This is a predicted structure of a 313-nucleotide RNA (Bacterial RNase P class A) from Ramlibacter sp. It matches the Rfam family "Bacterial RNase P class A". The literature on the family includes a 1999 paper in Nucleic Acids Res by Brown, "The Ribonuclease P Database". Of the family's consensus pairs, 93% are formed in the model.

RNA sequence: GAAGCCCGCCAGGCCGUCGCUGGUGCCGUAUGGGAAACCUGGCACUGGAGGAACGUCCGGACUGCACAGGGCAGCGUAGCAGGUAACACCUGUCCGCCGAGAGGCGAGGAUCAGAGCAACAGAGACGAGCCGGUCAAGUCCGGGUGAAACGGGCAAUCUCUACGCGCAGCAAUACCAAAUAGGCACACGACGACCCUGCCCGGCGAGUGUGCGGGUAGGUAGCACCGAGCCGGCGAGCGAUCUCCGGCCCAGAGGAAUGACGGUCACACCCGGCAACGGGUGCACAGAAUCCGGCGUACGGCGGACUUCACAC
Numbered sequence: 001g002a003a004g005c006c007c008g009c010c011a012g013g014c015c016g017u018c019g020c021u022g023g024u025g026c027c028g029u030a031u032g033g034g035a036a037a038c039c040u041g042g043c044a045c046u047g048g049a050g051g052a053a054c055g056u057c058c059g060g061a062c063u064g065c066a067c068a069g070g071g072c073a074g075c076g077u078a079g080c081a082g083g084u085a086a087c088a089c090c091u092g093u094c095c096g097c098c099g100a101g102a103g104g105c106g107a108g109g110a111u112c113a114g115a116g117c118a119a120c121a122g123a124g125a126c127g128a129g130c131c132g133g134u135c136a137a138g139u140c141c142g143g144g145u146g147a148a149a150c151g152g153g154c155a156a157u158c159u160c161u162a163c164g165c166g167c168a169g170c171a172a173u174a175c176c177a178a179a180u181a182g183g184c185a186c187a188c189g190a191c192g193a194c195c196c197u198g199c200c201c202g203g204c205g206a207g208u209g210u211g212c213g214g215g216u217a218g219g220u221a222g223c224a225c226c227g228a229g230c231c232g233g234c235g236a237g238c239g240a241u242c243u244c245c246g247g248c249c250c251a252g253a254g255g256a257a258u259g260a261c262g263g264u265c266a267c268a269c270c271c272g273g274c275a276a277c278g279g280g281u282g283c284a285c286a287g288a289a290u291c292c293g294g295c296g297u298a299c300g301g302c303g304g305a306c307u308u309c310a311c312a313c
Base pairs, nucleotide, nucleotide: 001309002308003307004306006304007303008302009301010300012265013264014263015262016261017260018259020048021047022046023045024044025043026042027041032039033038050285054296055295057294058293059292060291061290062169063168064167065166074165075164076163077162078161079093080092081091082090083089094108095106096105097104098103109160110159114158115157116154117153130143131142132141133140173221174220175219176218183212184211185210186209187208188207195203196202229248230247231246232245233244235242236241267282268281269280270279271278272277
């Protein structure tokens, strides 16, 4: 220097103006919307996308329903040991395979409990028969083919074993709650209710009134202040990880905020210039939606360890 392999880090920085959105405090409970529930204002301070927020593949938290216990069925997992809330994830290790190597990959339990196993070749392909020799005896030996032959192999074919799994999912679910149309109860009503009509007369002619209850629209919570949380440190462990101590509070909507402009610095590219420099353009993949742990996929750049090769000393 080239090729490769593994690991780690970053995801432009700062300032100003305007805007969107969450929280806290203060003012005001006033205005407006709405039947109600509930929502809405002004000022100040402050928070506001990612390593994958993505695919929604796996595992959980949470919620509702179901559930004595056991079994069958179904689904999933599979060396061994460990980690974890849990996992199909992660760590260590054995074995096997790939690679010259650094290293990478592995659905790696069980085949005399049973079933099944294509084509070609071959007498015969899953169950023992067949052929040749041999022996007291199916007693022993051999059999061209073929991946596999008188034995075994395949479980990523069914199956068996062990272990795990109840079912749905935040459009879960809980609460508040119209209009309209049903429902239930009580009262009045052809001895004329209700209505015209406050009263009487009169008219009309079959329902009327009150209360309760469920569901829908709508609203609130779930929902983002306390967590399997983040950062730092001591310690245990080969490691995944864990104990302890200190510090921090860190997006949250509900058609869905997280933006725009200007300046400056840094980087990359282009143009001009001998140069100093000037001008222009631009950030790869990608946008949270109940939350968390993984896996997978997409993608720009930087750094480090290691391997192999080439060259120089």